[in-house]
C1' cells in the first nucleotide's frame, strides 16, 4: 500500500529546541514572527483493543488505563445520488424546479481484524 468492519457536530495544552509553513488532495475559508511543520519533556481527553467485576449469552453495564489514537474551527466547508409523509422560495390546476435539513454513497482519519 490492499481487503473487511466500527466510529467520526462531544472532549482535551503548556514548556524547550526549531525557524516558515500548516489545516490529506484541489478550491474556498482559516491558522501562523503575539512563532507554522517537525522533534523532545511533562500534562490532559477519550475508551477502539485490553484487564477486572456483574448481568447474561445476540450481548450489555460498570471500573481501570497496559497497547493505539487524539488535544483550532463539524472530517473547518465542499463531491455524487435519490427525492423523504420536513422547511423555504419561484412558477403554477393536480404539480414541477431550486435551496436547506435529513438519508445513502464516495473520499479521508482512527481503532480492530485479515490476505
Nucleotide at each position: 500500500g490492499c481487503c473487511u468492519u466500527a466510529u467520526c457536530g462531544a472532549g482535551a495544552g503548556u514548556g524547550g529546541c526549531g525557524g516558515a509553513g500548516g489545516g490529506a488532495u484541489c478550491g474556498g475559508c482559516c491558522c501562523a514572527a503575539u512563532g507554522a511543520a517537525g522533534c523532545c519533556a511533562c500534562g490532559g481527553c477519550a475508551a477502539c483493543c485490553u484487564g477486572c467485576u456483574c448481568g447474561u449469552u445476540g450481548c450489555g453495564a460498570g471500573c481501570a488505563a497496559g497497547g493505539u489514537g487524539c488535544c483550532a474551527a463539524a472530517u473547518c466547508c465542499g463531491g455524487c445520488g435519490g427525492a423523504g409523509a420536513c422547511g423555504a422560495g419561484u412558477g403554477g390546476u393536480a404539480c414541477a424546479c431550486u435551496c436547506g435539513c435529513g438519508c445513502g454513497c464516495a473520499a479521508g482519519a482512527u481503532g480492530a481484524g485479515g490476505a